Context: one part of a larger RNA
RNA sequence: UCAUCGUUAAGGAACUCGGCAAAAAAGCGGCCGUAAGUUAGCGAUAAGGCCUGCCCUUCGCAAGAAGGGCCGCAGCGAAAGUCUCCCUGGCAACUGUUUACCAAAAACACAGCUCCCUGCUAACUCGCAAGAGGAUGUAUAGGGGGUGACGCCUGACCGAUGCGAGAAGGUCAAGGUUGGGGGUGUGGUGCCGCAAGGUGCCAUACUCACUGACUCAAGCCCUCGUCAAUGUCAGCGAUAACUAUAAUCGUUCUAAGGUAGCGCAAUUCCUUUUCGGGUAAGUUCCGAAGCGCACGAAAGGCGUAAUGACUGGGGAACUGUCUCAAAGAUGAGCUCG
Numbered sequence: 001u002c003a004u005c006g007u008u009a010a011g012g013a014a015c016u017c018g019g020c021a022a023a024a025a026a027g028c029g030g031c032c033g034u035a036a037g038u039u040a041g042c043g044a045u046a047a048g049g050c051c052u053g054c055c056c057u058u059c060g061c062a063a064g065a066a067g068g069g070c071c072g073c074a075g076c077g078a079a080a081g082u083c084u085c086c087c088u089g090g091c092a093a094c095u096g097u098u099u100a101c102c103a104a105a106a107a108c109a110c111a112g113c114u115c116c117c118u119g120c121u122a123a124c125u126c127g128c129a130a131g132a133g134g135a136u137g138u139a140u141a142g143g144g145g146g147u148g149a150c151g152c153c154u155g156a157c158c159g160a161u162g163c164g165a166g167a168a169g170g171u172c173a174a175g176g177u178u179g180g181g182g183g184u185g186u187g188g189u190g191c192c193g194c195a196a197g198g199u200g201c202c203a204u205a206c207u208c209a210c211u212g213a214c215u216c217a218a219g220c221c222c223u224c225g226u227c228a229a230u231g232u233c234a235g236c237g238a239u240a241a242c243u244a245u246a247a248u249c250g251u252u253c254u255a256a257g258g259u260a261g262c263g264c265a266a267u268u269c270c271u272u273u274u275c276g277g278g279u280a281a282g283u284u285c286c287g288a289a290g291c292g293c294a295c296g297a298a299a300g301g302c303g304u305a306a307u308g309a310c311u312g313g314g315g316a317a318c319u320g321u322c323u324c325a326a327a328g329a330u331g332a333g334c335u336c337g
Base pairs, nucleotide, nucleotide: 001332002331003330004329005328007326008325010323011322014321019318029051030050031049032048037042039149053070054069055068056067057066058065059064071075084316085315086314087313088312089311090310091308092307096108097107112147113146114145115144116143117142118141124133125132126131150303151302152301153300155233156232157231160230161229162226163225164224165223166222169221170220171219175215176214177213178212179211180210181208182207183206184205185204186203187202188201189200190199191198192197234252235251236250237249238248261295262292273289274288275287276286277285
C1' cells in the first nucleotide's frame, strides 16, 4: 500500500442519479388492540402496546390464573427468526411465463368479452401420395383473429381498402359452332397436245403461329351489406351595453367531422405551462386548470379492492453511505535493513 474482517465519539442520508451497496434497526410465542378502502374474501402479524426468571400462598384434575416476595443493567438471559414499517401516485387485475450466458418487466400468457370459419370424409394443419392429427371429439364442439379479471361503458362515418351477398347490363380466355382464304391429296370433267404431260372448273378429305361472325365461366365494372373488418373522425369569418370570451350566426369542403370519459399524461414541442400543496429551498412528486404541437373508446376508454424481487414521490426508525476518518485483527505484494 492492497485485500478481507469485525468495532466506533458527535451527527444521522449531509453520500449519491438514486439510502445503490453494506450495516443497523425490527423479529419467536402469549395477551390486548388494529384505520382508510373493499370485489366483504380481504386490507391484517395493519399500525400500536403489554408480558416472559426464581420462590411462596390461594384456586384448579391438569394446563394455568390471581396475589405476595426475591435477584440482576437485562428473565423468549444472546440467538430460533419478515432483506423493517407507514403515507401517496403510475402500470399490469390476480397465481403464472420469458431474452440458458448483460433485460423478469409495464413485455407474454391468463380466465372473461367479442368477431370470423366449420354439418363431419368438418373447417384447419402436416404430407408428392397413401395417410395422420383435429377426434375414437360433433356447434355448450373444433379452428382462427382481436381484446384481456371485475365495475361503468364502448359515440359518428361504408367514400377508399378488405370481406360477404347479388345478379339485369358492360367487358372478357381457351374451347365449341359456322363462314372466307391458302396448302396438299383423291375423284369427276373442260381445254391444249400423237403421246408424255401442262392448265382450268366442280366435288370431297385433311391441314394452317391466315382471317370474320356467333356462343362462352370466374374475375373486373356494377348493386347492396359489413368497422369488437383495414381505417377515418375539418377549415375560415363574424357576433353579447367595459374589456375579454362566444351559448349564437354565416360560409366552404366532407363518407362523417372526435361523443362519454380522461387530459402538461409511460402521450405536452413551447415547458421548470399556470394555480394550489408539500420543503428553509422542489426541472421530480401530489391535487387542480385546459388552445390535447400530436388522448379517446376492444392496436379498447375511464375507474378499481387484492396482488408485484415492477416503477415515481414523501415520512418514521436505523445506521461508517457520508462529515472524515480512527484505532485494530488476518493475509498478500512491494521497499528498506
The part of an RNA shown here (large-subunit ribosomal RNA, domain IV) has 337 nucleotides and comes from a Patescibacteria group bacterium. The full RNA is in RNAcentral, with records from ENA. Its mean pLDDT, the model's own confidence on a scale to 100, is 81.